Context: one part of a larger RNA
């Protein structure tokens, strides 16, 4: 892992509700007797309990009482019968469905492992280094002191055995629950060890590493308390049907737990109470607006007042500064409003609908989640938070959106090889139009994205210019006074100031760029010829274009593949396409009715509520079984399920059925337990 067995709301006692039965202004016995095989059943046994009356602290009084001065109010009562079994639903008390701790506490077992002591023992190749005493000899006054040879000290050196465990490799289901193999420290010492012996659990031991106390020690192991506790996590076992939440609100050493109240369901009881529409009446100050009000801010004008000048620094006068009030124009505000919606809410009536309330048993919910809308908070960030309000999803299948709890479109009873929508589509993929009008796009836009940026393209509008000839091209002019003055080394249309005239003419500026040191030169403005028909400018508004960089692979239509389209606009008609709707058959509910029937409903988690299968045992009753019970395989059959009959082989001895009663009563899961493979 799989498969077989076993495996979780049970007893009990006490309260309470709900059916159900006996007696009933009553009812009922405990314990313990009696008979008896017997603790069942049977008969005694009223001690005792509850009920019939309450009110008050209490004397009391009494369908009343009690407060009070009260014959007042007002509080509690009368005005509705119980009680004793059974049988369930619930609570409490016990382990109270199961299975689970770390811990605690108390007796006891341990030091044949290790940690330290103590008693007695043992063991340490070989080498090397050469302290101090003593001894000569020199040397001193004497001491010191120096040299020799002698000597053999040392937590001395160098390395076996011994003991250690620093390095690296193997090894890591290992030779091994710590080892191997190469090195490496220590090796007369705080050394190493053998035997026997003490120390014991909040307790030893301990050159401190909380190390070690018999392969897990921040407190051994062991037996008890004990089924500790555990608001925690898993697991809870047949079947149909009927209903159907919640994820809030206050309170909580409370926030992943409670209780109450909200929201389920379920039993009696009331009805005009629910709920939508719509009509009439309120009540409010929100959204848009608004600037009187209470702020805030822009301009502009007046103006006191500052400020600078001037002044005998005095009166005063001035001022291209600045400026409150005040006027005008234009705005801005959740804590502004002289006004002011739609919703929503209140009440009244009417239509529809069928739920509303009110006492009882019973829960289960207090981690919600995303979408729209409307606000806080945040970065006018997050698939963020955090309130309201509506949905879906939780607890909802189906169809669509490639694929996707929350979007869209639609709420699954069961059945059909029958029909018609939705949303969304309709060339293939892949079920329906290569359908039909009439524009758009050329970017594979479609089929990602912004400021901006552009003679891309189609509308529509405005204003010019033009057959007296435009636009654009291309031929010829584009001059004189004059190098205007001034300035400057120079300034001559062209560094720069000032001025911008007058002539000749079809036109030509005291000059539009280029350029020169300063001229020179090109060139525009402007005109004229050629040419012959449309050409500017601005706006507004569809569609496209550019801005356009990311890590496995085309990869930003779901794919192929699509251009008068298979893209987009705007219309039109088919058609396809779900569990929606129709039909046709069925089955439960639930209202109406006498009845036939005939509306109507039937998705569902926590949950409540009904009705059923099925196992074992027991009472009765009535059966089958060696001519084959159970149990095992295998087919076939009937039921709305759980299951049931019934046939062939196997099996070799016991089992059904009907009512009734009673549970160690249903397994797929608890990393469950036990066996098997």
């Nucleotide at each position: 892992g799989c498969c077989g067995g076993c495996g979780a709301g049970u007893u009990a006692a006490u309260g309470u509700c709900u059916g159900u039965g006996g007696c009933a202004a009553g009812c009922u016995u405990a314990a313990g007797g009696g008979a008896g095989a017997g603790a069942c059943a049977c008969c005694c046994g009223g001690a005792g309990g509850c009920g019939a009356a309450g009110c008050g602290a209490a004397a009391g009084c009494g369908a009343g009482u009690c407060u009070g001065a009260a014959u007042a109010g007002g509080g509690c009562g009368a005005g509705a019968a119980g009680u004793c079994g059974c049988a369930g639903g619930g609570a409490u008390u016990a382990g109270a469905c199961g299975c689970g701790a770390a811990a605690c506490c108390u007796g006891g077992u341990g030091a044949g492992c290790u940690a330290c002591g103590c008693a007695u023992g043992a063991g340490c190749a070989g080498g090397g280094u050469g302290a101090a005493a003593g001894u000569g000899u020199c040397g001193u006054a004497a001491c010191a002191g120096a040299c020799a040879g002698c000597g053999g000290a040392g937590g001395c050196c160098c390395g076996a055995a011994c003991u250690c465990a620093c390095c690296a490799c193997u090894g890591u289901u290992g030779c091994a629950a710590a080892a191997g193999u190469g090195g490496g420290g220590g090796a007369u010492g705080a050394c190493u060890u053998g035997u026997g012996u003490g120390u014991a659990g909040g307790g030893g031991u301990g050159a401190u590493a909380u190390g070690c106390c018999a392969a897990a020690c921040g407190a051994a192991c062991u037996g008890g308390g004990a089924g500790a506790u555990a608001g925690c996590u898993c697991g809870u076992u047949c079947u149909c049907c009927c209903c159907g939440a919640a994820a809030u609100a206050g309170c909580u050493u409370u926030a992943g737990g409670g209780c109450u109240a909200g929201c389920g369901u379920u039993g009696c009881g009331u009805g005009g109470u629910u709920c939508a529409u719509g009509a009439u009446g309120g009540a409010g100050g929100u959204a848009a607006a608004g600037c009187g009000c209470u702020g805030g801010a822009u301009g502009g004008g007046c103006u006191a007042g500052g400020g600078g000048g001037c002044g005998u620094c005095a009166a005063g006068c001035u001022u291209a500064c600045u400026g409150a009030a005040c006027c005008c124009a234009a705005c801005c505000a959740a804590a502004c409003u002289g006004g002011g919606a739609a919703u929503g809410c209140c009440a009244u009536c009417a239509u529809g609908u069928a739920a509303g309330c009110g006492c009882g048993g019973c829960a289960g919910u207090c981690g919600g989640a995303c979408g729209g809308u409307g606000g806080g908070u945040g970065a006018u960030g997050a698939g963020a938070u955090u309130c309201a309000u509506c949905g879906u999803c939780g607890a909802g299948a189906g169809g669509g959106a490639a694929a996707g709890a929350a979007c869209c479109c639609a709420g699954a009873c069961c059945u059909a090889c029958a029909g018609c929508u939705a949303a969304g589509g309709u060339c293939c993929u892949g079920a329906a139009g290569u359908a039909c009008u009439g524009g758009u796009u050329a970017a594979g836009u479609g089929g990602g994205a912004a400021a901006c940026g552009a003679u891309g393209u189609g509308a529509u509008u405005g204003u010019g210019u033009c057959g007296a000839g435009a636009c654009a091209g291309c031929u010829a002019g584009g001059a004189g006074g004059u190098u205007g003055g001034c300035u400057u080394a120079g300034a001559a249309g062209c560094a720069g100031c000032c001025a911008c005239c007058c002539u000749u003419g079809a036109a030509a500026g005291a000059g539009u760029g280029c350029g020169u040191a300063a001229c020179a030169g090109c060139u525009c403005a402007c005109u004229a010829g050629u040419c012959g028909a449309a050409c500017g400018c601005a706006a507004u508004u569809g569609c496209g274009c550019g801005g356009a960089c990311a890590a496995u692979g085309u990869a930003a239509c779901g794919g192929g593949g699509c251009u008068c389209a298979a893209a987009c606009c705007a219309g039109u008609c088919a058609c396809c396409g779900a569990a929606g709707c129709u039909u046709g058959g069925g089955a439960u509910g639930g209202u109406c009715g006498a009845a036939a029937g005939a509306c109507u409903a039937u998705g569902g988690u926590a949950g409540g509520g009904g009705a059923g299968c099925g196992u074992u045992c027991u009472g009765c009753a009535g059966g089958c079984g060696g001519a084959g019970a159970a149990g095992g395989c295998c087919c076939a059959c009937u039921g709305g399920a759980a299951a049931g009959u019934g046939g062939a082989c196997u099996g070799g001895a016991g089992c059904g059925u009907g009512c009734a009663g009673g549970a160690g009563u249903g397994a797929g899961a608890a990393u469950g337990c036990c066996g098997g493979c």

A computed fold for a 677-nucleotide part of an RNA from Olea europaea, annotated as large-subunit ribosomal RNA, domain II. The coordinates come from a structure-prediction model, not an experiment, and the mean pLDDT is 87. It matches the Rfam family "Bacterial large subunit ribosomal RNA". Rfam links the family to the GO terms ribosome and structural constituent of ribosome. Taxonomically the source falls in Olea (Eukaryota, Magnoliopsida, eudicotyledons, Oleeae).